This is a predicted structure of a 90-nucleotide RNA (Glycine riboswitch aptamer) from a Sphingomonadales bacterium.

[in-house]
RNA sequence: GCUGACGAAACGGGAGAGCGUAGGGGAGACCCUGCCGCCGAAGGAGCAACCGCCCCGGAAUCUCUCAGGCAAAAGGACCGUUUUGGCUUU
Numbered sequence: 001g002c003u004g005a006c007g008a009a010a011c012g013g014g015a016g017a018g019c020g021u022a023g024g025g026g027a028g029a030c031c032c033u034g035c036c037g038c039c040g041a042a043g044g045a046g047c048a049a050c051c052g053c054c055c056c057g058g059a060a061u062c063u064c065u066c067a068g069g070c071a072a073a074a075g076g077a078c079c080g081u082u083u084u085g086g087c088u089u090u
Stems, first nucleotide, its partner, number of pairs: 004087001006085008018036001020035006037070003043066001044064003050058002
């Protein structure tokens, strides 16, 4: 110098579903509690195609909806670019 993934930072992109309803608070924005309906892409849990010789273990955007969310904003799995770190290929 080159190859490949991984971690971190910055920037950009980034879906779904209620501005539901009753009561209360607040000047208002909005907040709290109950009830009904709904969503999956923080997190969490479950199944296991697959990885792993076996054991141990890892493992989805599938499933659940505990948590979270259902105007905008914020958040947001994940994706891309740049920088950077320790590795790794030649």
Record summary
Its mean pLDDT, the model's own confidence on a scale to 100, is 77. The sequence was found by an Rfam model in a public genome assembly. Rfam family: Glycine riboswitch aptamer. Its family is annotated with glycine biosynthetic process in the Gene Ontology.